[in-house]
Context: one part of a larger RNA
RNA sequence: CGGUGGUUAAGGAACUCUGCAAAAUGGCCCCGUAAGUUCGCGAUAAGGGGCGCCUACGCAAGUAGGCCACAGAAAAUCGGCUCUAACGACUGUUUAUCAAAAACACAGGACUCUGCUAACACGCAAGUGGAUGUAUAGAGUCUGACGCCUGCCCGGUGCUGGUAGGUUAAGGAAGGCGGUUAGCCUCACGGCGAAGCUGGCGACCGAAGCCCCAGUAAACGGCGGCCCUAACUAUGAGGGUCCUAAGGUAGCGAAGUUCCUUGUCGGGUAAGUUCCGACCUGCAUGAAAGGCGUAACGAUUUGAGCACUGUCUCAACCACCGACCCGGUGAAAUUGUAGUUGUGGUGAAGAUGCCACAUACCCGCGGUUAGACGGAAAGACCCCGUGAACCUUUACUGCAGGCUGAUAUUGGGCUGAGGUAUAAUUUGUGUAGGAUAGGUGGGAGGCUAUGAGACCGGCACGCUAGUGUCGGAGGAGCCGUCCUUGAAAUACCACCCUGGUUAUGCUUUAGUUCUAACCUCGACUCUUGAAUCAGAGCGAGGGACAAUGUCAGUUGGGCAGUUUGACUGGGGCGGUCUCCUCCCAAAGAGUAACGGAGGAGUGCAAUGGUACGCUCAGCCUGGACGGCAAUCAGGCGAAGAGAGUAAAGUUAGAAGCGUGCUUGACUGCGAGACCCAUAAGUCGAGCAGGUACGAAAGUAGGUCUUAGUGAUCCUGUAAUCCCGUAUGGAAGGGUUAUAGCUCAACAGAUAAAAGGUACUCCGGGGAUAACAGGCUUAUCGCAUCCGAGCGUCCAUAGCGGCGAUGCGGUUUGGCACCUCGAUGUCGGCUCAUCACAUCCUGGGGGUGAAGAAGCUCCCAAGGGUUUGGCUGUUCGCCAAUGAAAGUGGUACGUGAGCUGGGUUCAGACCGUCGUGAGACAGGUCGGUCCCUAUCUGCCGUGGGCGUUCGAAACUUGAGGGUGUUCAACUUUAGUACGAGAGGAUUUGGUUGGACGAAGCUCUGGUGUACCAGUUGUCGCGCUAGCGGCACGGCUGGAUAGCUAACUUCGGAACGGAUAAACGCUGAAAGCAUCUAAGCGUGAAGCCCGACCCAAGAUUAGGUUUCGUAUGUCACUUGUGACGAGAGUCCCCUGGAAGACGACCAGGUUGAUAGGCUGGAUGUGUAAGCAUGGUAACGUGUUUAGCUAACCAGUACUAACGGACGAAGG
Repeated sequence: CGGUGGUUAAGGAACUCUGCAAAAUGGCCCCGUAAGUUCGCGAUAAGGGGCGCCUACGCAAGUAGGCCACAGAAAAUCGGCUCUAACGACUGUUUAUCAAAAACACAGGACUCUGCUAACACGCAAGUGGAUGUAUAGAGUCUGACGCCUGCCCGGUGCUGGUAGGUUAAGGAAGGCGGUUAGCCUCACGGCGAAGCUGGCGACCGAAGCCCCAGUAAACGGCGGCCCUAACUAUGAGGGUCCUAAGGUAGCGAAGUUCCUUGUCGGGUAAGUUCCGACCUGCAUGAAAGGCGUAACGAUUUGAGCACUGUCUCAACCACCGACCCGGUGAAAUUGUAGUUGUGGUGAAGAUGCCACAUACCCGCGGUUAGACGGAAAGACCCCGUGAACCUUUACUGCAGGCUGAUAUUGGGCUGAGGUAUAAUUUGUGUAGGAUAGGUGGGAGGCUAUGAGACCGGCACGCUAGUGUCGGAGGAGCCGUCCUUGAAAUACCACCCUGGUUAUGCUUUAGUUCUAACCUCGACUCUUGAAUCAGAGCGAGGGACAAUGUCAGUUGGGCAGUUUGACUGGGGCGGUCUCCUCCCAAAGAGUAACGGAGGAGUGCAAUGGUACGCUCAGCCUGGACGGCAAUCAGGCGAAGAGAGUAAAGUUAGAAGCGUGCUUGACUGCGAGACCCAUAAGUCGAGCAGGUACGAAAGUAGGUCUUAGUGAUCCUGUAAUCCCGUAUGGAAGGGUUAUAGCUCAACAGAUAAAAGGUACUCCGGGGAUAACAGGCUUAUCGCAUCCGAGCGUCCAUAGCGGCGAUGCGGUUUGGCACCUCGAUGUCGGCUCAUCACAUCCUGGGGGUGAAGAAGCUCCCAAGGGUUUGGCUGUUCGCCAAUGAAAGUGGUACGUGAGCUGGGUUCAGACCGUCGUGAGACAGGUCGGUCCCUAUCUGCCGUGGGCGUUCGAAACUUGAGGGUGUUCAACUUUAGUACGAGAGGAUUUGGUUGGACGAAGCUCUGGUGUACCAGUUGUCGCGCUAGCGGCACGGCUGGAUAGCUAACUUCGGAACGGAUAAACGCUGAAAGCAUCUAAGCGUGAAGCCCGACCCAAGAUUAGGUUUCGUAUGUCACUUGUGACGAGAGUCCCCUGGAAGACGACCAGGUUGAUAGGCUGGAUGUGUAAGCAUGGUAACGUGUUUAGCUAACCAGUACUAACGGACGAAGG
């Protein structure tokens, strides 16, 4: 010093984030018990009373009387209570090991799915669960008892339903194209080309899905803006307007949701960022991600009160266990080597190690943690990595699974519908016209008793005019050629077209039916003696469906693999990324920045080529409308214009402005240069071909120049003397030309890619952020100068515009220099220390200073600088004091000192954002703080050696430290001053606060070795009397010691030198001047003085006293050994001394300790005996007995025994 316990004066939460912790409460019986309520509760509510022993009565409960104590549930066990709000109804469950909660669950509510081989789930399947259940059942989702309720929106997304139309796969498939070539044509080159084989294409058929149309919100979700308006103002019932799918209803509301915000008002408090009640301006409430209430319940969260207390004011004592000492045993992390100081400076920017100065004899032990950027853990924050892992989704790409179609296992019949082929049959209306003329060709006759015309009836078609056909009756004709028409007769025949009908074949499709594949079932039979297995039989139900394989479409975060850029004064957000022009750029070129300014991602068939010609802008003068400015004329005018487009350069001897003719906006090349990492980019005379213009020389391979862009791969198109997998072809490729990229992240990772991580992980970085330090000082703080102005007057009592100059290194920043193989971060507590730009106290100058009180400035750092309410707060506001309630630094001092309320891990809720995973310098509840100290430092305490002979004492004081205070009252004095009100300087005295030192006489506390009372139980055989245990069992007192709240004392005075300031004398400067020479006054400050430490003050001091004075022996002149010796030590007895050493008292010539005796003190009247009483118990002996540490006396016991020790000066 700590841990675990015990007690505590006065106060009683003042402590603190918070009554954390502790204390208090506590049992049984009786009385009594509120609001509220779901009538069960609340409730042991709260709040009171009783409780032992003996005797009598009584079955008992109990009643009555008696007795003792401070106290009778006497110990132990054993609820503190009340009010208030939030959340959750409740009992339960949860992060084993930092979160027990408001989270989960829950009964109840609702929606959706599921008809049984159920849905759903597991599984490749077989099979199993669901369930030996059957819609009052099962599954999924949301909500979460109960009460009152649950509004509007179906536009988006989802789900459900619908199917006319659109779109759509595999598969099927008419048709057509290409390749090849038997053959044919051709003098040749070459061309055409059947069948077959073959390669693409492909009308049409073809499901779900999607589009589409509806429904659905207790599905995912959503639920507005602006303007005006009432006779004070304010407000806005009301009106207007825009938008929407619809514009938030009831309720609640600064909320666990409210930023501003500590909103405003009320309550509670002395004081209330919390709390409760209201208001409504809801940043950003709101109705089953339920809204609002709610009794009961809660180790939940908030606020208040009563009780109670060491939580605190403010700490004290005690017990035990550690620590410490002794004996035994005996780790660990750590460790470059260590002979391991302070301050200032320097320095990779915070030094034991460098420089300077200072300080410092050598070595332990006990303590303490300020430092060793201490130990531990290759930082969890931050950034980086073409790192990882999980999670999400309307990222990309896939895969299970679902749905749907085709096809195989897979068969028969019937019906409907479609297509197609064949056959038959039928149909056909513009106008004109006798009238419903399909086309072409043939054709002059054809049909008719095998029944013509006309008539009646039925059916079909239909343009309503008629046509076709069938039947009846009937019994002989009917039509063509002729008229009209582009086309002439269905008079007749043939071949066809359009649409239809019938039949047959094929095919597609829909429906239906059958049974034999296939599936299911059976309580039946057999193999078989058992058998729920297997097979067979029999029977029943379903049935070409289902199921399964393959192919295909669609759906598909259910699952998987991945992507999700860089630059960046950290990262993110923002901005940017290629090209052109200028400045920066420092007169060659080039040259960076998230430096300063602008442009481009083209245009033009003329805005190109050529030949020829012309000259601009502006101004002046003149001139009809006509003006400053239109067109016209003259003059001046080197460019101040124009040059498609930005800027720069350039330019009239044209590149500008026109006119004519034109296509060189050509093909093949290219000496040589510029630029340059590469790849690219740029200029280019000249040659060949062919061309335009020009008389010609010539010019022309786009444009006054510099932007107007994209590598490679892949693919298309055109051309082509190229290659052609035995050969010939072909396919395919090459070459030349050309096309397809905002590949704009523009040297372009892929054809194809977004997010979250606080559940996180790995590798790295002080190459890079957050803290702190450093540099800087914009900002900040302070000061000075100037003096416009304010101040009645007057710049400067007090202020001071616009400006100027510094200082500081406390703010916010900038930079990114140490530290990411770790420098713990806010606030509080504790303990401080320094600066002074001084809050108080001290000394002064000025004053717009009468006094008093102030304002301002100068000097001054000695001391001091409060307690509470609120909040995590620093800060701040408030209450109350006070002389004052200072400002800053110290890693925003201080976590190897404490705390852990805040911030800043994992859980959870709300609001907001996000489709989501999730996120939020938004709010809210909860949430592991390790370290035995090696070195330095510091506080103590020893050992060694030294201090020039050895000792014992007493001292000096270089140096260091402590201390240094303030107020009130009173006297001077109600004086000076003042009209008064008021009211001093100065001097003396008294008292007090805070602080400090010492002490225990007093007042108290404690006092586990004292005394007494007493409960339960056990023991001493029992009684009596004692003892043990129960926190010393509990309770009442208390000696010594220790101790504060108690007691006593302290700060001073005097002196010296000074600061600001005030003076004397006094020149420079004949004056003046406190100064230059000289001399003074002057402060709580400085030096003394007071107290403490102190000669390791290595400069080791001084004084006094005591001792060795030369003993013996050995040998070599000198050395060695022994003896004597002041004194000291070991050792022993001890101590109000002490961790151990040390210190002090003492050691027989002795009171050091124990014992004994006496006393003091405390307790409070012992035991035994006697006596009274039935007994409990009382009384007497008896102010008794006992009594620790206290004060004396007394050797009874123990202080035995041993060692060291001084000069040959």
Background:
Predicted 3D model of a 1209-nucleotide part of an RNA (large-subunit ribosomal RNA, half B) from Rosistilla carotiformis. Its Rfam family is "Bacterial large subunit ribosomal RNA".